This is a predicted structure of a 122-nucleotide RNA (FMN riboswitch aptamer (RFN element)) from Thermotoga maritima MSB8.
RNA sequence: AAACGCUCUCGGGGCAGGGUGGAAUUCCCGACCGGCGGUGAAAGCCCGCGAGCCCUCUCAGGAGGGUUGACCCGGUGGAAUUCCGGGGCCGACGGUGAAAGUCCGGAUGGGAGAGAGCGUGA
Numbered sequence: 001a002a003a004c005g006c007u008c009u010c011g012g013g014g015c016a017g018g019g020u021g022g023a024a025u026u027c028c029c030g031a032c033c034g035g036c037g038g039u040g041a042a043a044g045c046c047c048g049c050g051a052g053c054c055c056u057c058u059c060a061g062g063a064g065g066g067u068u069g070a071c072c073c074g075g076u077g078g079a080a081u082u083c084c085g086g087g088g089c090c091g092a093c094g095g096u097g098a099a100a101g102u103c104c105g106g107a108u109g110g111g112a113g114a115g116a117g118c119g120u121g122a
Base pairs, nucleotide, nucleotide: 003120004119005118006117007116008115009114010113017029018028019027031102032101033091034090035049036048037047038046044089045088052067053066054065055064056063057062071087072086073085074084075083093105094104095103
């Protein structure tokens, strides 16, 4: 030093403006947003993870399993579905005076993970 252990901290953004209507940030025009790790080079849409949802078990702390969205064309380059140009696409569950990626709620939750301190390593 790697690695491991313990503790602590951090750890998700977004409908401007307008139309219809009795009623919509839910419909329509339009606007806006993009968790974490990885990857020959920077990624919402490449590979994974997390969250969410479903099932089973449970000593009620959790454990196991399943499911889980979306990209093309051109350019540069040694290398890019990641950069540049253009055009697209996607977004849990419950609620609601009317259908929600953006409002409210579970959530002062959980969390991939990031960092710091201490210890072992010695």

Its mean pLDDT, the model's own confidence on a scale to 100, is 85. The model forms 100% of the base pairs in the Rfam consensus. The sequence is in RNAcentral, with records from Rfam and Ribocentre.